[in-house]
This is a predicted structure of a 100-nucleotide RNA (Bacterial small signal recognition particle RNA) from Anaerolineales bacterium UBA2181.
It was read from a public genome assembly, where an Rfam model found it.
The prediction has a mean pLDDT of 78.
The source organism's lineage runs through Bacteria, Bacillati, Chloroflexota, Anaerolineae and Anaerolineales.
């Protein structure tokens, strides 16, 4: 000197992890314009009855609040991670081979 593998360097797809949203889960959550029971009272009816129905009480909506797991999505100068491909001008690192 030459070749050659590998790494550094790019893209991609892939796992993890971080941040950030929804979802899920329990809690409060409607004067009326949600439901459900509707007490007083009120109407209809000669009479049994029967209607609509406040307030309360339940459950809830819309929405707020709380915690961890999950699970769905988005985001990167996120990992001395996996794969597959670029590129071989540099650098680094290993095998051949030849010459001084």
């Nucleotide at each position: 000197g030459a070749u050659u593998g590998g790494g550094u360097c790019c893209u991609g797809c892939g796992c993890g992890g971080c941040g950030g949203a929804a979802g899920c889960c329990g809690c409060c959550g409607a004067a009326c314009c949600u439901g459900g029971u509707c007490a007083g009272g009120u109407c209809c009816g000669a009479g049994a009855g029967g209607a609509a129905g406040c307030a309360g009480c339940c459950a809830u909506a819309a929405g707020g609040u709380g915690u961890a797991u999950c699970u769905u999505c988005c985001g990167g100068g996120u990992g001395c991670c996996g794969c597959a491909g670029g590129g071989u001008u540099g650098c680094c690192u290993g095998g051949u081979c030849g010459g001084a």
It matches the Rfam family "Bacterial small signal recognition particle RNA". Rfam classes the family as a non-coding RNA gene. Rfam's curators write: The signal recognition particle (SRP) is a universally conserved ribonucleoprotein involved in the co-translational targeting of proteins to membranes.